[in-house]
RNA sequence: GGCUCUGUAGCUCAGCGGUUAGAGCGCUGCUCUCAUAAGGCAGAAGUCGAGAGUUCAACUCUCUCCAGAGCCA
Numbered sequence: 001g002g003c004u005c006u007g008u009a010g011c012u013c014a015g016c017g018g019u020u021a022g023a024g025c026g027c028u029g030c031u032c033u034c035a036u037a038a039g040g041c042a043g044a045a046g047u048c049g050a051g052a053g054u055u056c057a058a059c060u061c062u063c064u065c066c067a068g069a070g071c072c073a
Stems, first nucleotide, its partner, number of pairs: 001072007010025004018056001027043005049065005
């Protein structure tokens, strides 16, 4: 330098172009217990990597860029 893949909550990841963007773990509060853990209930936490385009409508499709991983040279 070329090609491919990945980027969504603190972490690991789901998410046919269409309703309110979700799960597990973690975190906070309450409950339970003599106490701790486990369990139960409730909650917070997201400019969906950035910008532009297509579309009535984009996390999803297209382009450029950024970051990471792999392959080739």

Predicted 3D model of a 73-nucleotide RNA (transfer RNA) from an archaeon.
Rfam family: tRNA. Rfam classes the family as a transfer RNA. From the family's description: Transfer RNA (tRNA) molecules are approximately 80 nucleotides in length.
The prediction has a mean pLDDT of 82.
The RNAcentral record of the sequence draws on ENA.